[in-house]
This is a predicted structure of an 82-nucleotide RNA (c-di-GMP-I riboswitch aptamer) from a Gemmatimonadales bacterium. Model confidence (mean pLDDT): 83 of 100. It matches the Rfam family "c-di-GMP-I riboswitch aptamer". Gene Ontology term of the family: cyclic-di-GMP binding. Taxonomically the source falls in Gemmatimonadales (Bacteria, Pseudomonadati, Gemmatimonadota, Gemmatimonadia). It was read from a public genome assembly, where an Rfam model found it.

RNA sequence: CCCCGAAAAAGGCACCCCGGCCGCGAGGCCGGUCCGCAAAGCCAGGGACCUCCGUCGUGGGAGAGGUGGCCCGACUGCCGAG
Numbered sequence: 001c002c003c004c005g006a007a008a009a010a011g012g013c014a015c016c017c018c019g020g021c022c023g024c025g026a027g028g029c030c031g032g033u034c035c036g037c038a039a040a041g042c043c044a045g046g047g048a049c050c051u052c053c054g055u056c057g058u059g060g061g062a063g064a065g066g067u068g069g070c071c072c073g074a075c076u077g078c079c080g081a082g
Stems, first nucleotide, its partner, number of pairs: 003082001004080002012037002017032006035069001041075001043073001045072003048067005
């Protein structure tokens, strides 16, 4: 340094829910909470799902969004058995 995630140490984040605010909505932000997470740090690149518009309707496709705690992947990071 790389793979890996045993034991510990230092820490970190914060599911659901509640309150307030923003948004047509999915959802987001702040505070409380703490289910859990070795990247639950970060990025919408690929997929998937969700919302909106559109379509007589369906499928497929096109457009505008969201989700990183859905998966993959890129970048970065603490510790060190093997």